[in-house]
RNA sequence: GCUGGCGUAGCUCAGUUGGUAGAGCGACAGUUUCGUAAACUGUAGGUCGCCAGUUCAAUCCUGGCCGCCAGCU
Numbered sequence: 001g002c003u004g005g006c007g008u009a010g011c012u013c014a015g016u017u018g019g020u021a022g023a024g025c026g027a028c029a030g031u032u033u034c035g036u037a038a039a040c041u042g043u044a045g046g047u048c049g050c051c052a053g054u055u056c057a058a059u060c061c062u063g064g065c066c067g068c069c070a071g072c073u
Base pairs, nucleotide, nucleotide: 001072002071003070004069005068006067007066010025011024012023013022019056027043028042029041030040031039049065050064051063052062053061
């Protein structure tokens, strides 16, 4: 330099014929316990990498950029 893949909650990842985003773990609070852990219940947490385009509507489609991974040279 070329090609492909990925970027969504603190972490690991789902999601999508375009229609107001979820799980597990973790955090916090409560119940329980002499206390801790475990268990159970609940709560919070996201400009869906950035910019632009298409659209009534974009996490999803298109273009550019940035970052990470792999392959080729």
Notes:
Predicted 3D model of a 73-nucleotide RNA (transfer RNA) from a Candidatus Omnitrophota bacterium. It was read from a public genome assembly. Rfam family: tRNA. Rfam's curators write: Transfer RNA (tRNA) molecules are approximately 80 nucleotides in length. Rfam links the family to the GO term triplet codon-amino acid adaptor activity. The organism belongs to Candidatus Omnitrophota, within Bacteria.